[in-house]
RNA sequence: GGGCAUCCAAGGGGUGCCCCGGCAAGGGGCUGAGAGACGCUGGCCCGGUUUCACACCGGGGCGCGGAAACCCUUCGAACCUGAUCCGGGUCGUGCCGGCGUAGGGACAGGAACAUCUCGGCGA
Numbered sequence: 001g002g003g004c005a006u007c008c009a010a011g012g013g014g015u016g017c018c019c020c021g022g023c024a025a026g027g028g029g030c031u032g033a034g035a036g037a038c039g040c041u042g043g044c045c046c047g048g049u050u051u052c053a054c055a056c057c058g059g060g061g062c063g064c065g066g067a068a069a070c071c072c073u074u075c076g077a078a079c080c081u082g083a084u085c086c087g088g089g090u091c092g093u094g095c096c097g098g099c100g101u102a103g104g105g106a107c108a109g110g111a112a113c114a115u116c117u118c119g120g121c122g123a
Stems, first nucleotide, its partner, number of pairs: 001116002006111003010073004016030005038065003044060006079104003085098004
């Protein structure tokens, strides 16, 4: 001087499918490194209050945002598009394979035991 592992910082990413209950709440299962805590929400659904209309309260659904953990950061299959794709399999789902020496995608860093290399001094 370099330095895989490892650590710090910064950045990127995904968060499905099914069963019981069922208005819901709640509980359980599958694959995986990881299956969104929490917040907001008019019209929608359920319950309550009410003058049984409106309105209000609580919960849910759709939608939006998003912590943590996990993974990935160009030596890039983390992840996205293709895709309401194709074949297989399953109760079901990117569950498995293809697609894929296809196209995109975060690339500015720091510290680094082991270890490698160069130079100097000494024996």
Source information
A computed fold for a 123-nucleotide RNA from an Alphaproteobacteria bacterium, annotated as TPP riboswitch aptamer (THI element). NCBI's taxonomy places the organism under Bacteria, Pseudomonadati, Pseudomonadota, Alphaproteobacteria. Its Rfam family is "TPP riboswitch aptamer (THI element)". Its family is annotated with thiamine pyrophosphate binding in the Gene Ontology.